The prediction has a mean pLDDT of 81. This is a predicted structure of a 72-nucleotide RNA (transfer RNA) from a Candidatus Woesearchaeota archaeon. NCBI's taxonomy places the organism under Archaea, Nanobdellati, Candidatus Woesearchaeota. The sequence is in RNAcentral, with records from ENA.

RNA sequence: GCACUUGUAGUUCAAUGGUUAGAAUUCUGGCCUUCCAAGCCGGCGAUUCGGGUUCGAGUCCCGGCGAGUGCA
Numbered sequence: 001g002c003a004c005u006u007g008u009a010g011u012u013c014a015a016u017g018g019u020u021a022g023a024a025u026u027c028u029g030g031c032c033u034u035c036c037a038a039g040c041c042g043g044c045g046a047u048u049c050g051g052g053u054u055c056g057a058g059u060c061c062c063g064g065c066g067a068g069u070g071c072a
Stems, first nucleotide, its partner, number of pairs: 001071007010025004018055001027043005048064005
């Protein structure tokens, strides 16, 4: 340099083009406990960026950026 794959909470993963993007874990508040841990009930937190298609895009298309793989 070329081709392919990929990008969603701090982390690991979901989500048939359609209802408020969901869960585990982390963090945090409460309950419980003499205290801690464990357990129980809550809360915060995310679609890499720009454009296009569509009534509607996390999802489809194009480009940028980042990551990975292969070839040179």